[in-house]
RNA sequence: UAGAUAAACUUUAAUACGCCUCAUAUAAUUUUGGGAAUAUGGCCCGAUAGUCUCUACCCGUCACCGUAAAUGACGGACUAUGAGGGAGGAUGCAAUUGCU
Numbered sequence: 001u002a003g004a005u006a007a008a009c010u011u012u013a014a015u016a017c018g019c020c021u022c023a024u025a026u027a028a029u030u031u032u033g034g035g036a037a038u039a040u041g042g043c044c045c046g047a048u049a050g051u052c053u054c055u056a057c058c059c060g061u062c063a064c065c066g067u068a069a070a071u072g073a074c075g076g077a078c079u080a081u082g083a084g085g086g087a088g089g090a091u092g093c094a095a096u097u098g099c100u
Base pairs, nucleotide, nucleotide: 001013002012003011004010019085020084021083022082023081024080025079026056029049031047032046033045034044035043041065042064050057058076059075060074061073062072063071
């Protein structure tokens, strides 16, 4: 907003917003310049690549590094677009799918 009802309650559908889930993108990742810390630490600034794509590109924990210059693993989002979605409990059976 429309229909039914019509005193009101109520009910159905659509739309909008919000929420949840799934999918695609991107691996919250790559390549680097400069600076900074050092087992009580492991970061800061800039650039680059990545997306039919705007934005983002970090946080925590653990491991590891025997004091040096270098991190790794695991877990956790946002953003863009699309799609789907009443809730809860118990029991039994069958099928399918996903994960381990």

A computed fold for a 100-nucleotide RNA from Sediminibacillus albus, annotated as Purine riboswitch aptamer. The sequence was found by an Rfam model in a public genome assembly. Of the family's consensus pairs, 100% are formed in the model. The prediction has a mean pLDDT of 75.